[in-house]
Context: one part of a larger RNA
RNA sequence: AUUGAACGCUGGCGGCGUGCCUAACACAUGCAAGUCGAGCGGGGUUAAGGGGCUUGCCCUUUAACCUAGCGGCGCACGGGUGAGUAACACGUGGAUAAUCUGCCCAUGGGACCGGGAUAACAGUUGGAAACGAUUGCUAAUACCGGAUACGAUCCUCCUGUUAAGGGGGGAUGAAAGGCGGGGCAACCUGCCGUUCAUGGAUGAGUCCGCGGCUCAUUAGGUAGUUGGCGGGGUAAUGGCCCGCCAAGCCUGUGAUGAGUAGCCGGCCUGAGAGGGUGAACGGCCACACUGGGACUGGAACACGGCCCAGACUCCUACGGGAGGCAGCAGUGGGGAAUAUUGCGCAAUGGGCGAAAGCCUGACGCAGCGACGCCGCGUGAGGGAUGAAGGUCUUCGGAUCGUAAACCUCUGUCAGGAGGGAAGAAGUGUGCGGGGAGUAACUGCCCCGUAUUUGACGGUACCUCCAAAGGAAGCACCGGCUAACUCCGUGCCAGCAGCCGCGGUAAUACGGAGGGUGCAAGCGUUAAUC
Numbered sequence: 001a002u003u004g005a006a007c008g009c010u011g012g013c014g015g016c017g018u019g020c021c022u023a024a025c026a027c028a029u030g031c032a033a034g035u036c037g038a039g040c041g042g043g044g045u046u047a048a049g050g051g052g053c054u055u056g057c058c059c060u061u062u063a064a065c066c067u068a069g070c071g072g073c074g075c076a077c078g079g080g081u082g083a084g085u086a087a088c089a090c091g092u093g094g095a096u097a098a099u100c101u102g103c104c105c106a107u108g109g110g111a112c113c114g115g116g117a118u119a120a121c122a123g124u125u126g127g128a129a130a131c132g133a134u135u136g137c138u139a140a141u142a143c144c145g146g147a148u149a150c151g152a153u154c155c156u157c158c159u160g161u162u163a164a165g166g167g168g169g170g171a172u173g174a175a176a177g178g179c180g181g182g183g184c185a186a187c188c189u190g191c192c193g194u195u196c197a198u199g200g201a202u203g204a205g206u207c208c209g210c211g212g213c214u215c216a217u218u219a220g221g222u223a224g225u226u227g228g229c230g231g232g233g234u235a236a237u238g239g240c241c242c243g244c245c246a247a248g249c250c251u252g253u254g255a256u257g258a259g260u261a262g263c264c265g266g267c268c269u270g271a272g273a274g275g276g277u278g279a280a281c282g283g284c285c286a287c288a289c290u291g292g293g294a295c296u297g298g299a300a301c302a303c304g305g306c307c308c309a310g311a312c313u314c315c316u317a318c319g320g321g322a323g324g325c326a327g328c329a330g331u332g333g334g335g336a337a338u339a340u341u342g343c344g345c346a347a348u349g350g351g352c353g354a355a356a357g358c359c360u361g362a363c364g365c366a367g368c369g370a371c372g373c374c375g376c377g378u379g380a381g382g383g384a385u386g387a388a389g390g391u392c393u394u395c396g397g398a399u400c401g402u403a404a405a406c407c408u409c410u411g412u413c414a415g416g417a418g419g420g421a422a423g424a425a426g427u428g429u430g431c432g433g434g435g436a437g438u439a440a441c442u443g444c445c446c447c448g449u450a451u452u453u454g455a456c457g458g459u460a461c462c463u464c465c466a467a468a469g470g471a472a473g474c475a476c477c478g479g480c481u482a483a484c485u486c487c488g489u490g491c492c493a494g495c496a497g498c499c500g501c502g503g504u505a506a507u508a509c510g511g512a513g514g515g516u517g518c519a520a521g522c523g524u525u526a527a528u529c
Base pairs, nucleotide, nucleotide: 001528002527003526005525006524007523008522009521012376013375014374015373016372017371018369019368020334025332026331027330029329030328031327034073035072036071039070040069042067043066044065045064046063047062048061049060050059051058052057080287081286082285090211091210092209093208094207095206096205099204100203104200105199106198107197108196109195110194112146113145114144115143121136122135123134124133125132126131152172153171154170155169156168157167158166159165177192178191179190180189181188182187213259214258215257220250221249222248225247226246227245228244229243230242231241232240262284263283264282265281266277267276268275269274289310290309291308292307293306312323313322314321315320340366342365343364344363348362349360350359351358352357379409380408381407382406389400390399391398392397413470415465416464417463418462419461423456428451429450430449431448432447433446434445435444473518474517475516476515477514478499479498480497484513485512486511487510488509494501495500
C1' cells in the first nucleotide's frame, strides 16, 4: 500500500460498487422455456341467424375468443459452479489440399402426379397411483412412392495439379403449402414459407510450433505400446477401432509416478525488474446427485431430456412408482463469516409468431449489510469576569479555554408541505405523401403528422416551512513513533509488534485530567507485495 474479509467499540446522510472464500453438503415451497390457430383435424364458451319442436333442449350456419392433441421452431442460447483437469485444457501464432455450419444475406433453377397411416376423438378395459392396453374413425407444412435435375454426388474418358481445378458421357438423389387482393370464371397478383445448388457471413470440430506449478527422499516407463499394409468408423485426419506384419516409442533438455491447481485478459504490490493472485467484469474450458450409455438434432452424449446401475429422500392399496437448486429467492447444516421466499418486462437482449403479442429470477430496479471507494454533515462569526466545575500546583497560580454561557447569523443533511422529470426509441391505430412491383387494385417498403407505452417512483430534482434544533467516536501518548502529569497497585494485578516495563514516588500495569493521530469510522486479527 492492498483485501469478496472477520472480530471489538462506535455509528448521521447520500451516490456508485460489492456480498457462502467453508459442505461440488442435503434440500420444503414458489418461480427460472416456451411459442405458433396465418401448418392440421377436433373440442369448448359466447353472440347472431335458420330448422326441429316434447318450450327448453337438439341439429345446423356464421363470427369472435380459448384450447388438450398432431406438426414446426426453440429448449445446445441465456443463467450457475470450479468438483475434475498439469492436458493442445488455456494463452499466442499457424494449418485444414483432412472438415461441418439451423436461423441470416446474395445469386441461379424448381415446387408436377399420386398413396397409405396415426394421435386427438368415440367405445371397451387394466392400475391405488404413475401410467397404460385394445377396437374403430380422421387431418396436415407429419410420413411415403413416382416424375423432373440448372447446379450437386458417384463411376468413367480427356486435360491438368502436389491430391485442386476445367470439359464430355452414364447412373443416382428434391419439394408444401398458408394468409390476403382483383375477377362471374379461367386466371392474375402481394406477403410468408418450401426444395436443389453456388458463394458469403457467423459459429464450431481437428492438428501443429512456442509458453506458464512443486517434488529425484519418484529413474526408468510403455503391448494398441511405436510404426507399416488393408479395412471399419467419423462432417473430418489419425491405433480412434479391428485384422495381419515389423520391434519399436518416451526418458537426466527430467520420461513415469506423486502432490497441488480450472487457464487467460486482468487484479494487488513495486521506481522498475520481479513477486503474489485469478472474487466481481470479459474470453476459453470442464461439470450438472455419483458412474456409464446412446437417442433426437445443423450442433448435445444434453443443468430444469431419455435409458441402465448406485447412494439418498418421498408416495404406496406392498403389486409398484416419483425426485435431483453448482438457475432466482429461501431452509437446515458447516463456519470467524456473506443478503429478500421483493417489483417489473418500462428499457437492453433472447425464444416463438406475418403481426398484435406471449414467455424471459437474462436483465432493469428496489430491499438488507459502514463490506469497499467517494462526497457531505454534526454549524458559522463575535464573545474574558479568562465564570462555574474538573485536574495539577512550588498555593502565587497554571490548564481544559473562545471552549461554554451570551449576542448576531446561516440552513447542507435528516423532518414537513407543494410542484415534478430524463430514461420512450418503438409498436399499433387514424390521416396525408412517396417508392419497387402489377394490366390494375389490395398488400409490401419508406417518410410526415395525431394518439397510445415507465417497474424504479410521486424517486431524482426544484420551491417553500420550521429549526442549532436530530447527528462523534476509536486508538494511542517509554524508544522505534506524533503525544505527560496525578492517583492506585507493589515482579502482584497486568502490558507487550521488537527492545522490554511492574519487587513503594511506574510518562510502559489500572483509573483520571491533559495531549497526539485518524474520523463515520477507529483499532485488532488474518493474508499479499